[in-house]
Context: one part of a larger RNA
């Protein structure tokens, strides 16, 4: 455990798929299980209610009376759920054209920047700080300008701007490849919402195995600061960043805001996709959808804000909170190569 809540106070699962379960659109026949209802029985007595009596009065006691939980049979109504049957098209899917995208996922590919090697020019100093040193350089450093080799990002467009369920995606062509808008209203006809369990994704680090390594840079040394500097600064650096295949499953995984539908003023920017309109055309203009923002009326909120992408007004499912500390530990258990994940308490104490 009723109730009352979940942006920020404790509280929305990192996302999704989807099975039980729960919940369901319009009409119409029928049936009567739920539901209303009428009657019969039954519901021992005491106790409860009303009333009237008895004990001086109360408690108490005794006569009647009704009730409450029902249950059984039996007649009845059928709006409203359920069943069973018949039909519809507003959910919902599907066709047909149009279409915008850093959506995946494999292969190729280009520039600039960097670093290495060699090679030319050219001499003493570079680097690097707050100011220094440690470093690098006369076996020619730094500047420079050729050639070639590497590996890891992709400036300018670029947005308040796009696509994806989340996590996230960006140099360019090619290939397979998933999902979304709009238009027609042509098709199936409720096929649907949601979802304990279960499945699959799932950044970053962190693991195995093999590669690969410019630059960064945990760790590690070294110089510097300082009272001391196991740190901030500097010179170095190894994992690790990167690829392939397997593994971890965790985040402030955040809009700190489950998912679906409805309804409830607008103004104004943008991205997409339509009609009309205009025009050689493209623009403008005027509407109709789909998205992303910014103000904002009613409403709500403790306030802060939030307000048609509501945190407003309702329905349906789910998943969570219930004083702080101990603790997201401990003990089983499940899962991991570990690391550790997940699931989770108590005694004490405030």
């Nucleotide at each position: 455990u009723u109730g009352g809540g979940c942006g920020u106070a404790a509280a929305g699962a990192g996302c999704g798929a989807g099975u039980a379960g729960g919940u369901g659109g319009u009409u119409u026949g029928g049936u009567g299980c739920g539901u209303c209802u009428g009657u019969c029985g039954u519901u021992a007595a005491a106790u409860g209610u009303c009333u009237c009596c008895g004990c001086u009065u109360a408690a108490c006691g005794g006569g009647g009376u009704c009730a409450c939980c029902g249950c059984g049979a039996u007649g009845g109504a059928a709006a409203c759920g359920g069943c069973c049957g018949a039909a519809c098209u507003a959910g919902a899917g599907g066709g047909u054209g149009c279409u915008a995208g850093a959506g995946g996922c494999a292969a190729a590919u280009a520039g600039a920047a960097c670093g290495c090697a060699c090679g030319g020019u050219g001499u003493a100093g570079g680097g690097g700080u707050g100011a220094a040193a440690u470093c690098c350089g006369u076996u020619g450093a730094u500047a420079u300008c050729g050639u070639g080799c590497g590996g890891a990002a992709u400036a300018c467009c670029g947005a308040a701007g796009g696509c994806g369920a989340a996590g996230g995606c960006a140099u360019u062509u090619u290939g397979c490849u998933g999902g979304g808008g709009c238009a027609c209203u042509c098709c199936u006809g409720a096929c649907a919402c949601u979802c304990a369990a279960u499945c699959g994704c799932g950044a970053a680090a962190g693991c195995g195995u093999g590669g690969g390594g410019a630059g960064c840079a945990a760790a590690a040394a070294g110089g510097a600061u300082u009272a001391g500097a196991u740190a901030c600064c500097c010179u170095u650096g190894u994992a690790g960043u990167c690829c392939a295949c397997g593994c971890c499953c965790u985040a402030a995984a955040c809009g700190a805001u489950g998912c679906a539908g409805a309804c409830u003023a607008g103004u104004u920017g943008u991205u997409u996709c339509g009609a009309g309109u205009a025009u050689c055309g493209a623009c403008c203009c005027u509407c109709g959808g789909a998205g992303c923002g910014a103000c904002g009326c009613a409403g709500c909120u403790a306030a802060c804000g939030c307000g048609u992408u509501a945190a407003g007004u309702c329905u349906g499912c789910c998943g969570c909170c219930u004083g702080g500390g101990a603790a997201g530990u401990a003990c089983g258990g499940u899962c991991g190569c570990a690391a550790g994940a997940c699931u989770a308490a108590a005694a004490c104490u405030c």
Molecule: small-subunit ribosomal RNA, central domain
Organism: bacterium